[in-house]
Context: one part of a larger RNA
RNA sequence: GCCUGCGAGUUACGGUAUGUGGCAAGGUUAACCCGUGAGGGGUAGCCGUAGCGAAAGCGAGUCUGAAUAGGGCGUCUGAGUCGCAUGCUGUAGACCCGAAGCGGAGUGAUCUACCCAUGGCCAGGUUGAAGCGCGGGUAAGACCGCGUGGAGGACCGAACCCACCAGGGUUGAAAACCUGGGGGAUGAGCUGUGGGUAGGGGUGAAAGGCCAAUCAAACUCCGUGAUAGCUGGUUCUCCCCGAAAUGCAUUUAGGUGCAGCGUCACGUGUUUCUUGCCGGAGGUAGAGCUACUGGUUGGCCUAGGGGGCCCACAAGCUUACUGAAGUCAGCCAAACUCCGAAUGCCGGUAAGUGAGAACGUGGCAGUGAGACUGCGGGCGAUAAGGUUCGUAGUCGAGAGGGAAACAACCCAGAUCACCAGCUAAGGCCCCUAAGCGUGUGCUAAGUGGGAAAGGAUGUGGAGUUGCACAGACAACCAGGAGGUUGGCUUAGAAGCAGCCACCCUUGAAAGAGUGCGUAAUAGCUCACUGGUCAAGUGAUUCCGCGCCGACAAUUUAGCGGGGCUCAAGCACACCGCCGAAGCUGUGGCAUUCGCGCGUUCGCCCGGCUCUCUUUUGCGGAGGCGGCUGAGGCUUCGAUCCAACAUGACUUCGGUCAUCGCGGGUUGUCGUCAGGGCUGCCCGAGCGUUGAGAGUCCAGGUGCGCGGAUGGGUAGGGGAGCGUCGUGUGGCGAGAGAAGCGGCGGAGUGAUCCAGCCGUGGACGCUACACGAGUGAGAAUGCAGGC
Numbered sequence: 001g002c003c004u005g006c007g008a009g010u011u012a013c014g015g016u017a018u019g020u021g022g023c024a025a026g027g028u029u030a031a032c033c034c035g036u037g038a039g040g041g042g043u044a045g046c047c048g049u050a051g052c053g054a055a056a057g058c059g060a061g062u063c064u065g066a067a068u069a070g071g072g073c074g075u076c077u078g079a080g081u082c083g084c085a086u087g088c089u090g091u092a093g094a095c096c097c098g099a100a101g102c103g104g105a106g107u108g109a110u111c112u113a114c115c116c117a118u119g120g121c122c123a124g125g126u127u128g129a130a131g132c133g134c135g136g137g138u139a140a141g142a143c144c145g146c147g148u149g150g151a152g153g154a155c156c157g158a159a160c161c162c163a164c165c166a167g168g169g170u171u172g173a174a175a176a177c178c179u180g181g182g183g184g185a186u187g188a189g190c191u192g193u194g195g196g197u198a199g200g201g202g203u204g205a206a207a208g209g210c211c212a213a214u215c216a217a218a219c220u221c222c223g224u225g226a227u228a229g230c231u232g233g234u235u236c237u238c239c240c241c242g243a244a245a246u247g248c249a250u251u252u253a254g255g256u257g258c259a260g261c262g263u264c265a266c267g268u269g270u271u272u273c274u275u276g277c278c279g280g281a282g283g284u285a286g287a288g289c290u291a292c293u294g295g296u297u298g299g300c301c302u303a304g305g306g307g308g309c310c311c312a313c314a315a316g317c318u319u320a321c322u323g324a325a326g327u328c329a330g331c332c333a334a335a336c337u338c339c340g341a342a343u344g345c346c347g348g349u350a351a352g353u354g355a356g357a358a359c360g361u362g363g364c365a366g367u368g369a370g371a372c373u374g375c376g377g378g379c380g381a382u383a384a385g386g387u388u389c390g391u392a393g394u395c396g397a398g399a400g401g402g403a404a405a406c407a408a409c410c411c412a413g414a415u416c417a418c419c420a421g422c423u424a425a426g427g428c429c430c431c432u433a434a435g436c437g438u439g440u441g442c443u444a445a446g447u448g449g450g451a452a453a454g455g456a457u458g459u460g461g462a463g464u465u466g467c468a469c470a471g472a473c474a475a476c477c478a479g480g481a482g483g484u485u486g487g488c489u490u491a492g493a494a495g496c497a498g499c500c501a502c503c504c505u506u507g508a509a510a511g512a513g514u515g516c517g518u519a520a521u522a523g524c525u526c527a528c529u530g531g532u533c534a535a536g537u538g539a540u541u542c543c544g545c546g547c548c549g550a551c552a553a554u555u556u557a558g559c560g561g562g563g564c565u566c567a568a569g570c571a572c573a574c575c576g577c578c579g580a581a582g583c584u585g586u587g588g589c590a591u592u593c594g595c596g597c598g599u600u601c602g603c604c605c606g607g608c609u610c611u612c613u614u615u616u617g618c619g620g621a622g623g624c625g626g627c628u629g630a631g632g633c634u635u636c637g638a639u640c641c642a643a644c645a646u647g648a649c650u651u652c653g654g655u656c657a658u659c660g661c662g663g664g665u666u667g668u669c670g671u672c673a674g675g676g677c678u679g680c681c682c683g684a685g686c687g688u689u690g691a692g693a694g695u696c697c698a699g700g701u702g703c704g705c706g707g708a709u710g711g712g713u714a715g716g717g718g719a720g721c722g723u724c725g726u727g728u729g730g731c732g733a734g735a736g737a738a739g740c741g742g743c744g745g746a747g748u749g750a751u752c753c754a755g756c757c758g759u760g761g762a763c764g765c766u767a768c769a770c771g772a773g774u775g776a777g778a779a780u781g782c783a784g785g786c
Stems, first nucleotide, its partner, number of pairs: 001786006011092013026047003032041003051058002061073004095233002098230001102223006113197009122187001124156003127152001131148006160184003164181005199215001201211003236720006246259005260367002262364007271357001273352008286339001287337002293333008304322002306319004370395010400411003415588004420584003426578003429562003435575001437574006448564001454548002458545010475532005481505003486500003511526001515524002589710009602701003606696007617686002622681007631672003636667006645658005721775001723772010739759005744753003
């Protein structure tokens, strides 16, 4: 390094929001008890139903207050509570790994530092202190000489100890070595054995050295999963939206809180935005300044001051000195303004737009290092790929085309497919898609294809103004004279060192001299004039394009290259074409909005009704038979009562007759039969279980049509795939489960699957729920293998 496996938002208890379920002015149990268990008890407590006050307390009010005032908080406006799930949060290690360190208890002086006790070691050579002896010497000494003697952190140099220099070694032979030199080597020497001193402690001839390859506080275990506003890592898919790098505050500046900006839910519903018009506020750009405050140049005018003259004093005169104020002109200003826009801002109104507009409440965030470009400023040097504000854009989080290459520039915002079309920026000779296109000019410098002040008979265009056939400009021929060498100065000064003057004459013209020249002259030349020649020739201003100015380091190297000159460069005008993931065409997918359908003709949930049905319980309608028989109706009579109708008569008061109806009592025939008792049969309905049908309310999902939308980091929301296991239902399997290998297919994707073959040899699959040690490429990750 690769491969395989492991490897990071969990759990408990609170809080809060959303979803969902139970009950509802209520909701709910905790400990505990009974029970094998399932389950049943348990009402203490908590939350809600009333608030206010510090409280006593009062109460739809209360507090403050002297108050009946005013004000604050409440009422008026009623939904909670208990589970489950999910988001976030608090307390806990709280997404995972990571300190240096701090504390406690212990282990270490077999390395090393020092000390103690007891032992050991130092070849050989040299020097020759004191003392002593003898001799000399002296009054005695001192002193001197010769011996003897054997001192020394003495000398040379092995063992031994050390480590100064150089070379080698430096993935070493070695986690400090090797080689050759070097220092000490009788001393503060080296060394063996045994012992002692221990961590804020020891030991230290002192280097913060050493204390077991570890030392500005050893090592081991524990507190400990210390803490880490820091770094790194954080595992499947698809769909929708989509930021910020700002303000204020901060022992704050790379952290955090609130606001701003994102998303989701609910609510309001055009409140948003743009343009036109109307109405406002303003002091910037510009401009201006005898309109202020200041600054500032020149002139005029002079107060005052200085100098000079004059002067007893006072005064006076004068002045290329200075100069206030005033005045005439000219200017300047972020902290000047008599003035004063364009934009922008606020309000109203009309139209357009109605857009992932606006606003409100709540859940969840991320951001709070920004970068460049254009415009307006500050700082800086009108430096910086500088810094700091404002404003717009882009990148950030944006692919595609152009700028050779090139986050921030130009064009343009990528849902997917297409061997279709049109364009943008930019291009069209070749590399390289498309014009060596058309017309008229310019450039000669490879300008184009890097640059300034400045310079120049480059060249094109437009003007102004001289001279010119009575002959210009240029060239050539000739003249260019005399007074005079003007005067001065000077050694000299003769046109020509310098100073002054700069006249006159002749003549076509000729300076008291334009330059060269001489010591001074001389000489040459010019201005000026004539001739020859024959048509243009000077000066100046502006514009276009060019030239010089233009020197650096690997290689041409300042067109992307080749190469390009009536262009393949530049200017103007025109006609075509190419050119992108832009736009269009055709088809597909998703999201969202609107309309329609279906509404149970597909599915799910709920209410009501009906039918069928299971089970058992309640319950007893009904039918049939028998017995009993109240009562009702009815046939034929008898009798009583009253009213009404018709007819006749009438003295109009009434009277008589007839028929019917009604009622009462009673006899009789027939019939109906409630009810009661009893026997048998049957069994509605209610509750319960399941199924079906009809209907209804509010929805979800669905189908069709149409419109719009679909870049995306942090982040928010939605929908899914897969792994392991549990429950229930349904299935497969020794006639071969899982797994593995091969061929193939489906889905937007995570992924899934038929059939067959091989291997394998015992467990698997599916639907719906539930529960997680649930998805790997990264952490200088961990383990193993290679």